Model confidence (mean pLDDT): 77 of 100. Predicted 3D model of a 382-nucleotide RNA (Bacterial RNase P class A) from a Dehalococcoidia bacterium. It matches the Rfam family "Bacterial RNase P class A". Gene Ontology terms of the family: ribonuclease P activity, dimeric ribonuclease P complex and tRNA processing. NCBI's taxonomy places the organism under Bacteria, Bacillati, Chloroflexota, Dehalococcoidia. The sequence was found by an Rfam model in a public genome assembly.
RNA sequence: UCAGGGGGCCAGACGGCCGCCGGCCUCCCUCGGGAGGCGGGAGGAACGUCCGAACUCCUUCGGGCAGAGUGCCGGCUAACGGCCGGGCGGCGCGAGCCGACGGAAAGUGCCACAGAAACAAACCGCCUCGCUGUCUCCUCGGAGCCUUCGAGGUAAGGGUGAAAUGGUGCGGUAAGAGCGCACCGGCGUCGUGGUAACGCGGCGGCCGGGCAAACCCCACUCGGAGCAAGGCCAAAUAGAGGGGUAUACGGGUCGCCCGACCCUGCCCCCGGGUAGGCUGCUUGAGGCGGCGGGUAACCGCCGCCCUAGAUGGAUGGCCGUCGCCGCGCCCUGGUGGGCACAGGUCGCGGUACAGAAUUCGGCGUACCGGCCCCCUGGCUGC
Numbered sequence: 001u002c003a004g005g006g007g008g009c010c011a012g013a014c015g016g017c018c019g020c021c022g023g024c025c026u027c028c029c030u031c032g033g034g035a036g037g038c039g040g041g042a043g044g045a046a047c048g049u050c051c052g053a054a055c056u057c058c059u060u061c062g063g064g065c066a067g068a069g070u071g072c073c074g075g076c077u078a079a080c081g082g083c084c085g086g087g088c089g090g091c092g093c094g095a096g097c098c099g100a101c102g103g104a105a106a107g108u109g110c111c112a113c114a115g116a117a118a119c120a121a122a123c124c125g126c127c128u129c130g131c132u133g134u135c136u137c138c139u140c141g142g143a144g145c146c147u148u149c150g151a152g153g154u155a156a157g158g159g160u161g162a163a164a165u166g167g168u169g170c171g172g173u174a175a176g177a178g179c180g181c182a183c184c185g186g187c188g189u190c191g192u193g194g195u196a197a198c199g200c201g202g203c204g205g206c207c208g209g210g211c212a213a214a215c216c217c218c219a220c221u222c223g224g225a226g227c228a229a230g231g232c233c234a235a236a237u238a239g240a241g242g243g244g245u246a247u248a249c250g251g252g253u254c255g256c257c258c259g260a261c262c263c264u265g266c267c268c269c270c271g272g273g274u275a276g277g278c279u280g281c282u283u284g285a286g287g288c289g290g291c292g293g294g295u296a297a298c299c300g301c302c303g304c305c306c307u308a309g310a311u312g313g314a315u316g317g318c319c320g321u322c323g324c325c326g327c328g329c330c331c332u333g334g335u336g337g338g339c340a341c342a343g344g345u346c347g348c349g350g351u352a353c354a355g356a357a358u359u360c361g362g363c364g365u366a367c368c369g370g371c372c373c374c375c376u377g378g379c380u381g382c
Base pairs, nucleotide, nucleotide: 001378002377003376004375005374006373007372008371009370010369012322013321014320015319016318017317018316020041021040023038024037025036026035027034028033043353047364048363050362051361052360053359054358055226056225057224058223060259062258063257064256065255067222068221069220070219071218072086073085074084075083076082087101088099089098090097091096102217103216107215108214109211110210111209123158124157125154126153127152128151129150130149133146135144136143137142166184167183168182169181170180171179185207186206187204188203189202190201191200192199193198230279231278232277233276239270241269242268243267244266245265250263251262252261286305287304288303289302290301291300292299293298323351324350325349326348327347328346330344331343332342333341
């Protein structure tokens, strides 16, 4: 100086004029409200509604089935499909990144086409023996090469394929083959390090696969509904309405079964009233700082702080200045000259994604830009 990787923070600022929401205090008041003062008033994602919870109600937050989720090991957490650390595998020169990562020997299923064959096999080949034919040689007995067919042996070579009976090499063989050997891989076993996943080492020729992001098996976890949950108050009305079912049936919990408990009802049709107010509603698994423990996620202790609660839904509009980003002209540095790059004046344009609605922990998605820390690689100089 260029290109990358990992992490943290900010998310425009100030002033003036006018305008909003809520809290506290004072005064006035026609009790509807008004005036003044002092504080406070959107986010890193408030978005998605994908997970997990807190909280509320349902009677069961009892058992089982079905169903759903997760899936290497260890830890964190209220919990999670999250986070941290590690193992193994893959990608990258590297810093690092990614992983749908239990089981194929419980069973079922699939591997198209091609190919001989994809749970059992030979298309082309290679070897041995025999038969037929031609040629050559010869010591007249035979031998050799090639060819047609038959029998036997073979899976090393070639072909097909995503994948073909462990791979490469050497030996051996009639030709071959783990047939033997060396190394590598898988499997088994023993020892060893580690909490463990797993790693390392010794021994053993034991050696047909892949797919479970196919059904399935195994392990662990899981009640339902949701702040429009729920609670209170006020007001109003119309149920002598119709039909069905029931006396131990039925109804009550997302589905099914059992158990326990509650009710005397329950289901359908027609018709009527209310749609108002208060609450839930913001003090939290809270934020900030310090110390300690831990590789870390995180945990403990101490101190300080209170930071929106709206309800057709509040924080906005205008003006000015500045900041940041981009572009353009010019000037300066740089150079022999110029480009790139850096700085300055001026001009123009831009300033994102986007807004609470019960609250948190995560994940995913969107985003104009800026700052800081650590690490990797290339080039160059000292």